[in-house]
The RNA shown here (transfer RNA) has 74 nucleotides and comes from a bacterium. The coordinates come from a structure-prediction model, not an experiment, and the mean pLDDT is 82. Its Rfam family is "tRNA". Rfam classes the family as a transfer RNA.
This record gives sequence, C1' cells and structure tokens, in this order.
RNA sequence: GGGGCCGUAGCUCAGCUGGCUAGAGCACCGGUUUUGCACACCGGAGGUCGCGGGUUCGAAUCCCACCGGCUCCA
Repeated sequence: GGGGCCGUAGCUCAGCUGGCUAGAGCACCGGUUUUGCACACCGGAGGUCGCGGGUUCGAAUCCCACCGGCUCCA
C1' cells in the first nucleotide's frame, strides 16, 4: 500500500431481505421479601446505533468518504 470482517446501553451481544416506540442478559438504582445479607420477584435509569455526507416519504439497516480494532496478502 491492497483485500476481508467488525464498531449498537458500563460489559457481552441480538436486530442489518429499509417502516413495531431501538432491544435482551449481566451490571447499576429503587421497592417487596429477610433480624440482616444473598437469592427471588416487581419497577426504573442509562443510546446523537463509531463520525460526516448521500439515496429515500422513511436509514442501526442501502451507498460514499473518514476514524478505530482484528485478520490476510505484499
């Protein structure tokens, strides 16, 4: 320098054949329970979907450029 894959909540990830209101588990906060803790149950907070543009009535999803990570080739 070139090719491929990936980037979504604090962490691990799903969703990516365009349209439910952006979700799950763990973690965190509150409550119930307990003498107390843990477990269990109920509820809650937390996201510019890496960044900037484009296409479209509509983009996490499609296209382009850039940034970062992994990997292959040279």